[in-house]
This is a predicted structure of a 373-nucleotide RNA (Bacterial RNase P class A) from a Solirubrobacterales bacterium. Its Rfam family is "Bacterial RNase P class A". From the family's description: Ribonuclease P (RNase P) is a ubiquitous endoribonuclease, found in archaea, bacteria and eukarya as well as chloroplasts and mitochondria. Rfam links the family to the GO terms dimeric ribonuclease P complex, tRNA processing and ribonuclease P activity. Its mean pLDDT, the model's own confidence on a scale to 100, is 76. The RNAcentral record of the sequence draws on ENA. NCBI's taxonomy places the organism under Bacteria, Bacillati, Actinomycetota, Thermoleophilia, Solirubrobacterales.
RNA sequence: CAGGCGGGCCGAGCGACCGCGGGGGGAGAGAAAACCCUUCGAGGAAAGUCCGGACACCACAGGGCGAGGGCGGUGGGUAACGCCCACCCGGGGAAACCCGCGGGAAAGUGCCACAGAAACAUACGGCCGAUGGCGCAGCCACACGUGAGCUGCGUACAGGCAAAGGUGAAAUGGUGCGGUAAGAGCGCACCGGCGCCGCGGUGACGCGGCGGCCAGGCAAACCCCGCCCGGUGCAAGGCCAAAAAGGAUCGUCGACCCUGCCCGGCGAGAUCCAGGUAGGCCGCAGGGCCGCUACGGCGGCCCCUCGGGACCACGGUCCCGGUGAGAUAGAUGGUCGUUCACGACAGGAUCCGGCUUACAGGCCCGCUGCGGA
Numbered sequence: 001c002a003g004g005c006g007g008g009c010c011g012a013g014c015g016a017c018c019g020c021g022g023g024g025g026g027a028g029a030g031a032a033a034a035c036c037c038u039u040c041g042a043g044g045a046a047a048g049u050c051c052g053g054a055c056a057c058c059a060c061a062g063g064g065c066g067a068g069g070g071c072g073g074u075g076g077g078u079a080a081c082g083c084c085c086a087c088c089c090g091g092g093g094a095a096a097c098c099c100g101c102g103g104g105a106a107a108g109u110g111c112c113a114c115a116g117a118a119a120c121a122u123a124c125g126g127c128c129g130a131u132g133g134c135g136c137a138g139c140c141a142c143a144c145g146u147g148a149g150c151u152g153c154g155u156a157c158a159g160g161c162a163a164a165g166g167u168g169a170a171a172u173g174g175u176g177c178g179g180u181a182a183g184a185g186c187g188c189a190c191c192g193g194c195g196c197c198g199c200g201g202u203g204a205c206g207c208g209g210c211g212g213c214c215a216g217g218c219a220a221a222c223c224c225c226g227c228c229c230g231g232u233g234c235a236a237g238g239c240c241a242a243a244a245a246g247g248a249u250c251g252u253c254g255a256c257c258c259u260g261c262c263c264g265g266c267g268a269g270a271u272c273c274a275g276g277u278a279g280g281c282c283g284c285a286g287g288g289c290c291g292c293u294a295c296g297g298c299g300g301c302c303c304c305u306c307g308g309g310a311c312c313a314c315g316g317u318c319c320c321g322g323u324g325a326g327a328u329a330g331a332u333g334g335u336c337g338u339u340c341a342c343g344a345c346a347g348g349a350u351c352c353g354g355c356u357u358a359c360a361g362g363c364c365c366g367c368u369g370c371g372g373a
Stems, first nucleotide, its partner, number of pairs: 001371001003368008012339007020041007043345001047356002050354005055233004068229005073087005088102001089100004103224002108222002110218003124165001126161003131158002133155007140147003173191006192214002194211007237282004246273005252268003286303007304324001305322007340343001
């Protein structure tokens, strides 16, 4: 230096005109619409709706057990989390660093395709001939063709073995030496695992010593252990409330009824009521504290943030101003000019903390550096 790795940031700029949603003001007797002025107006992911909460309603005396679901190395952070930080262990990389759905397989059950003898207790091919059997030979004994003894050779009948071969993703710790009939942790050395002890660490765990103790894999199969969990989601939910239909009342009216009157029925009218449909409002729009209030709001201070300005030791400090998205079929766009690196993924819908996914192009910082010089 090429290359690599990690983290952070930006995500077209400026001007003019037109347009859109919200707030405030003006004009107007006043309300709405329209008009004029002013101001605010999407994202790093607003997305997926995958986790955790706030909030709301429903259910629930308290506690326990069970069912169902979720989570799972350790320590800490947090309102909480399956998130974040640090560390441990395992794997990858030359390193920086990255990846891990990371409790238990020595409680039990189950599964392990194909191949293979065997997938958890087995021997296909193979090795052995120590031991017993059988056969042969020799020795020995004598009653001379027999034996119950001994030795050797053979056999592979009983048996012993799992080293090497073959199969497989995986074959019952590995390598080496000794040992043996052949073998084998059978013995020994080193390595790995497990258990115990000691030391270090908050802990996961690490280091050392001792003991041949040597145990297949899968729990994202059932299961066991530990911890956590009531349900539904702003179409939650609260308030106001047409029209039509309904109910109640009446010093009212009527062509029903009646000789007349009363009760009653039916209809009309007036007043009131309930439910809560259409529709509307709130929830719902930086945060916190304090004061006043006619309970509708109003005012002040601090913090955050935005715009402008001044100073600067370039880290910031100070001053002035602010109205700081809130739609409901859902507003943030278009045209023109100009500049450049020529413009990606994509748009709120109750809010917040995360995760994941998508993304043209660009900037900054740190680390590493097998390789090249």